Predicted 3D model of a 360-nucleotide RNA (Bacterial RNase P class A) from a soil metagenome.
[in-house]
RNA sequence: GAGUCAGCUGGGUGGCCGCGGCAUCGGGUUCGCCCGAGGUCGAGGAAGGUCGGGGCUCCACAGGGCAGAGUGCUCGCUAACGGCGAGUCAGGGCGACCUGCAGGACAGUGCCACAGAAAGCAAACCGCCGAUGGCAGGGAGACCUGCACAGGCAAGGGUGAAAGGGUGCGGUAAGAGCGCACCGCAGUCGAGGUGACUCGGCUGGCAAGGUAAACCCCACUCGGAGCAAGGUCGAACGUGGGACAUGGGCUGCUCGCCCGUCCGGGAGACCGGACAGUCCCCAGGUGGACCGCUUAGAUGGAUGGCUACCCAUCCCCCAAUUCCCAGGGGGAGGACAGAACCCCGCCUACAGGCUGACUC
Numbered sequence: 001g002a003g004u005c006a007g008c009u010g011g012g013u014g015g016c017c018g019c020g021g022c023a024u025c026g027g028g029u030u031c032g033c034c035c036g037a038g039g040u041c042g043a044g045g046a047a048g049g050u051c052g053g054g055g056c057u058c059c060a061c062a063g064g065g066c067a068g069a070g071u072g073c074u075c076g077c078u079a080a081c082g083g084c085g086a087g088u089c090a091g092g093g094c095g096a097c098c099u100g101c102a103g104g105a106c107a108g109u110g111c112c113a114c115a116g117a118a119a120g121c122a123a124a125c126c127g128c129c130g131a132u133g134g135c136a137g138g139g140a141g142a143c144c145u146g147c148a149c150a151g152g153c154a155a156g157g158g159u160g161a162a163a164g165g166g167u168g169c170g171g172u173a174a175g176a177g178c179g180c181a182c183c184g185c186a187g188u189c190g191a192g193g194u195g196a197c198u199c200g201g202c203u204g205g206c207a208a209g210g211u212a213a214a215c216c217c218c219a220c221u222c223g224g225a226g227c228a229a230g231g232u233c234g235a236a237c238g239u240g241g242g243a244c245a246u247g248g249g250c251u252g253c254u255c256g257c258c259c260g261u262c263c264g265g266g267a268g269a270c271c272g273g274a275c276a277g278u279c280c281c282c283a284g285g286u287g288g289a290c291c292g293c294u295u296a297g298a299u300g301g302a303u304g305g306c307u308a309c310c311c312a313u314c315c316c317c318c319a320a321u322u323c324c325c326a327g328g329g330g331g332a333g334g335a336c337a338g339a340a341c342c343c344c345g346c347c348u349a350c351a352g353g354c355u356g357a358c359u360c
Base pairs, nucleotide, nucleotide: 001360002359003358004357005356006355007354008353009352011310012309013308014307015306016305017304019042020041021040022039024037025036026035027034028033044336048347049346051345052344053343054342055341056226057225058224059223068222069221070220071219072218073087074086075085076084077083088102089100090099091098092097103217104216108215109214110211111210112209125157126156127153128152129151132150133149134147135146136145137144138143165183166182167181168180169179170178184206185204186203187202188201189200190199191198192197230291231290232289233288239283240281241280242279243278244277247259248258249257250256260275261274262273263272264271265270311334313332314331315330316329317328318327
């Protein structure tokens, strides 16, 4: 100088005015409470998003299973979690360190577009070879040369996300785990570790791939709604019951009818209207109040505003050709953000400052 990780802080003091809770004192009151005074307490690391889990509350619930949802390397912590700690493995970084949608692809099913010869019982476009067989030429013959017809190969090229282990040597007509060495892989044995897993030996020439954030399989977990949960007390009106009372009767009530009394209209027949409430009790739980509710505790939401000085930081002037330091003066100036039942986490936002450890 460039970085990595962890932790802390998140302006301070005073004056004036104001707001909410609590208790005290004084005054008023319709007894519900209201007003005033001084006192005391009054946001955060995330109070935010409301993502995971728990407490608490109500509803549902014999037991078991299916369906559905979630989680998914190992061990531990926790009331619990998808959280945390320590590890393993994989990837990234020279490194400190960082990142993780990290079970299973011989249970089954599906898919692998385009390109390409061939993509899941693999295949041969270009290419290489042509030992063997064939054809042609030469030669006395052995054989040689040529062609690329049969055929052999899978090295090299090309396609693709992926083409049936990789590198090298040998080998061959050319090639190929065809053989060998190392690496990888599979199996097995041994050692270490609680475990994930790691290390080593031996054997095998190498098994036909990927995809599970495709269905699926395996293991574990999961009832729903949320403080507007929910609980207590309970007005008025109305509903239900009772008592007393209410012109009479037909039937106890209602309806209807008949008779009676009164009022109005009519000359009259007659028509229309009125003739019963009052008190008490119970139930339900609406308006409302209180609890739930909190050493901040609202219930439309208090925790604020103005101002002076100081502090971090920045700018300008004294100030000179430039830069740095010191001094004096002036100006600007502090992020993200505001509790609403509580708690444990996660995620997200955040100006500036401080501390520690470590790396190159």
Of the family's consensus pairs, 97% are formed in the model. The RNAcentral record of the sequence draws on MGnify. Rfam family: Bacterial RNase P class A. The family's RNA type in Rfam is ribozyme.